Context: one part of a larger RNA
Order: sequence, then structure tokens, then C1' cells
RNA sequence: GGUGAACGCUGGCGGCGUGCUUAAGACAUGCAAGUCGAACGCAGUCUUCGGACUGAGUGGCGCACGGGUGAGUAACACGUAACUGACCUACCCCCAAGUCGCGGAUAACUGGCCGAAAGGUCAGCUAAUACGUGAUGUGAUGCCCCUUUUCUGGAGGGUCAUUAAAGGUUUACUGCUUGGGGAUGGGGUUGCGUUCCAUCAGCUAGUUGGCGGGGUAAAGGCCCACCAAGGCAACGACGGAUAGCCGGCCUGAGAGGGUGGCCGGCCACAGGGGCACUGAGACACGGGUCCCACUCCUACGGGAGGCAGCAGUUAGGAAUCUUCCACAAUGGGCGAAAGCCUGAUGGAGCGACGCCGCGUGAGGGAUGAAGGUUCUCGGAUCGUAAACCUCUGAAUCAGGGACGAAAGACGCGUAAGCGGGAUGACGGUACCUGAGUAAUAGCACCGGCUAACUCCGUGCCAGCAGCCGCGGUAAUACGGAGGGUGCAAGCGUUACCC
Repeated sequence: GGUGAACGCUGGCGGCGUGCUUAAGACAUGCAAGUCGAACGCAGUCUUCGGACUGAGUGGCGCACGGGUGAGUAACACGUAACUGACCUACCCCCAAGUCGCGGAUAACUGGCCGAAAGGUCAGCUAAUACGUGAUGUGAUGCCCCUUUUCUGGAGGGUCAUUAAAGGUUUACUGCUUGGGGAUGGGGUUGCGUUCCAUCAGCUAGUUGGCGGGGUAAAGGCCCACCAAGGCAACGACGGAUAGCCGGCCUGAGAGGGUGGCCGGCCACAGGGGCACUGAGACACGGGUCCCACUCCUACGGGAGGCAGCAGUUAGGAAUCUUCCACAAUGGGCGAAAGCCUGAUGGAGCGACGCCGCGUGAGGGAUGAAGGUUCUCGGAUCGUAAACCUCUGAAUCAGGGACGAAAGACGCGUAAGCGGGAUGACGGUACCUGAGUAAUAGCACCGGCUAACUCCGUGCCAGCAGCCGCGGUAAUACGGAGGGUGCAAGCGUUACCC
């Protein structure tokens, strides 16, 4: 000098930050992911018979983002520099070509049945941008063949085989299919760097390599069959301990040392362990399934659950907040849009936890009052300090009152663009004007280091102490008082880092 601090005493206001470092312990309750009727049928309500609204359901998109945490991880991670002729990419942008037919179901619904519930079952009906199938083949993909190159699977060409589509509405748009390109995001490979222990010295059979195959979007022992016997290691293998990594942050003249909380990037995880499904993308926090532990419901047959989301509870702990307001702004999902959803976010609340700013008054005022302390009894000191006078005017009250919000929508316009109106959680807050009252100060220290001294009490006792050391009858070192010194809404102590 620093801190996500804690503890003691004290405590006025505001702004900006910041707040479970421990039990990745367990969680009551509410909310945190929906949306689309301009994809579809049905039911209900209303109806101006055009339709509108509501509900569950089919279907689409989203739910892989956003938010949390740091358990694991010493390399399968991160940082950095390259590579991918070994790869993928929904939505978005550009370009090219297309969007022709046919069909069978099913949920909802209706009826019956089972169950305490969760839920299930049978029969019947119906729609689609759901599903199947035929056609076309600019194209794409696959085997084979040819040409070519900067040569792993790149580019071009040939034969055969396989392979597309969906409509909707307010009639002008928007969808759908295939291909090429872009953008964005991601997967993978390689080099280098990244803590400690040798009282861990040898480790390794999918082990190291090859051939062939499987698998993947994709190279690869990633997996498998066969073959070879390799591979790593004192430049520290293997084992053990500890740990998320970085931008940064703290310190320091620097080199370095320490650290990784908040904010940003990457990674990993979602009660513990495994697995896959769907999908452009997951092996998926608020999806599925199995095992384990735990909790809850039960009619004992069987079921339900996962706050390391936001609040909140409990436990643990020296210790860490409101079961608040709003989608007005920014951003995200869906939608043509209006809009709906959004504990992301914007705000408010609590805590001197930190930093910064402000205030507790300013000027005058001497018989240097009273009083305290001290005294050589003369005095000295607290001390212009107070009283008192003048001035200003935190609080408080009244009136006014924001910025953050101009876009989208709408109108005009081919378009670029132009036009004009609405919308504020915070908040009647900040701020402005007027009225108006002198209106909290504490904490530590005073032997030396180290700024600051006397009296009383105590008597190696009681006690102090960071080091040196104080205390055994005159203690500036203990306790109190007066005085002083240093900081100040803080001051000290403890812990840790340089």
C1' cells in the first nucleotide's frame, strides 16, 4: 500500500460500486420459456351472421440462448501461433432453378372401461405447412472411369443408380424444395507455455505402429479383426497432493512476487453415477430413461421430486441482503403485425462492506466568567473555548417538476427516405423556487521506534506488550483523571498478500 473481509467502540446525508470466501449441505412457497388462428381441425361464448374471443389438441419455431456455480479437471483444459485437400452450420444475406399429382392415417372430439392418484386402455369420427407415395431431374449424392492441379477426399467431365417441394392471407407479400456463394457460430489437428513432492523411478497389452474394416459432419486405436514389438521416462515418465484457465487485479523504481471475488472471454458441472432419443446444434439446470442416496403423497396396489435461476427457509460459519417494482429502456424467443413471454435486464430496498463528495456552522466576543485539573498557593491551563451579539440556513413544509423516448407500428413514397402523434417501473424521485430552525462526533494513541505529559491509585500485585521491555512505594510504560497528539463518520484490532 491492498482486501468480496470479520470483530470492538462509535455513527448524519448523498452518489457510484459491492455483498455465502464455509456445506457442489438440505430445501416450504411463488415466479424464472414460451409463442404463432396469416399452418390445421374441434368445442364453448358472443355476434351487426361477415366474423370476433376463449380453451385444450395436431403442426411450426424456440426451449443447446439468456441466468447460476467452481465440484471435477495438471490436460480431453486454458493462453498463444498455425493448419483443416479431414469437417458441420437452423435462423440471416446474395445468386440460380423449381413448387406437378395421388393416397392412407391420427390427436383433439364422441362412447365404453380400469385406477385413490399419477395416469392408462378399447371402439368410432376428422384436418393440415403432420405422414406416405408417383412424376420431373437445372442439380445433388454414391460406385466405377477419364482429364487436370499448388496433389490425402481439390477442380472439371462421362456411364449407371438413388434422391425434392406446401401452402397461407387482407392479392401483395410471405412461405416451401434443390444447388452455389457469403456471414456467423462451432468441431478437429499440431507446436510452444502453464503449481508442488524423487521419503513416487521405472510405467505401458489397445499399450506403440502397420494393413483392412466399422463408426463419425470429419482425421485418428475412436472402436474391431489380423500382423509386427513397439511406445514413454532424471529435459522427471508413472504415482501422489493441490488447483477451474485467461484478460486482468494487488504490490513493486523495475525485474519479480502474490492473486483470479466483481466485469469480459474460454472450459466444466446441474442431488451422485451411466446412457441414449429428438434436433442444424445436447448426451440437454427448470427434457427422457436406468441404478444409488434422500424427501414427500398413498385407498399399500403404486406414484411424485431435484433452487450451483430470482427472492426466501434451514444448517454450517467470524461472516454476506428484499419471499420488492416494471417490461418504460436495452437485449432475447415467437409472430406479417398488433402483441405475448422474459427474476435476462432496467430499477428500488437492506448492510459505513469499499471509494468519492458534503455536513455537524461563519464572523465578533476577556472581568480571560463559573467549573475541572494542577500548583512553588503567586499563578498556570482547558480558553475565544463557552455565555452573549450579528450572519448564513441541513432538516422540515409548500409550489413546480425532469433527462432517460424515438424508433417500430401508422400515413406518404417504386425505393432511399419523409411526416406527425402515442408510450416512464424508477417517481411526484432527482432538480428548481419560496418559507424556515444553529442543527450528531467519535476512535486510537501519548517510554523509545513514533507525533503527543502531568497528578492520583496500585506496589514483580493487578496488569501492559508489535520489538526492546514496563510493574518489588515518588511508574510520562499498569488503572483512572486533566491535558495533549493523530485520524475522522469513522477509528482501532485480527487475518492474509506485496